[in-house]
Context: one part of a larger RNA
RNA sequence: CACCGCCCGUCACGCCACGGGAGUUGGGGCUGCCUGAAGAGGCUGAGCUAACCCGCAAGGGAGGCAGGUUUCUAUGGCGGUACCGAUAACUGGGGUGAAGUCGUAACAAGGUAGCCGUACCGGAAGGUGCGGCUGGAUCACCUCCUU
Repeated sequence: CACCGCCCGUCACGCCACGGGAGUUGGGGCUGCCUGAAGAGGCUGAGCUAACCCGCAAGGGAGGCAGGUUUCUAUGGCGGUACCGAUAACUGGGGUGAAGUCGUAACAAGGUAGCCGUACCGGAAGGUGCGGCUGGAUCACCUCCUU
C1' cells in the first nucleotide's frame, strides 16, 4: 500500500502430529485344571546285604540297599483375568500450507449497534427468543472538569 481496505466460517486439496476404534498380535503378572523329569521327605520293603548284636555253626536280629507307593516340585499343555505395548478397516476434531469453492458474520451506526450467558434453529459464517453489559453512533436533557 489506508474501504478497490480488513476480515469470519463451511466445503475441497496437500502435509503434520493427536484422540476414539471392531479386529489381529507381542510381553511380563496373577490364577484354575492336567502333566509330573531329577532330587528330597514320608510309608512300605516277602528280594539283596562283609563290618554291629546273638549264635560253635546253620541261621536270626539291628542297620542299610534295590524295588513299590505317596507328598513337594522344574518343565510342558489347555483355559480365565486385569495391565502394558505394536498394528489396524473406519472415524473425530486440531495445526499448517502466495494465488481453489460458497456466502459476508465482525471492524464505520459495517448498512438489523456490538458483546456475554442460555435455549432452539440453520450449508457455513450465523439467525431468533429471553436475561445482562456499554467496551454503541446520533439527538435532547442533567451533573462535574478545563479554557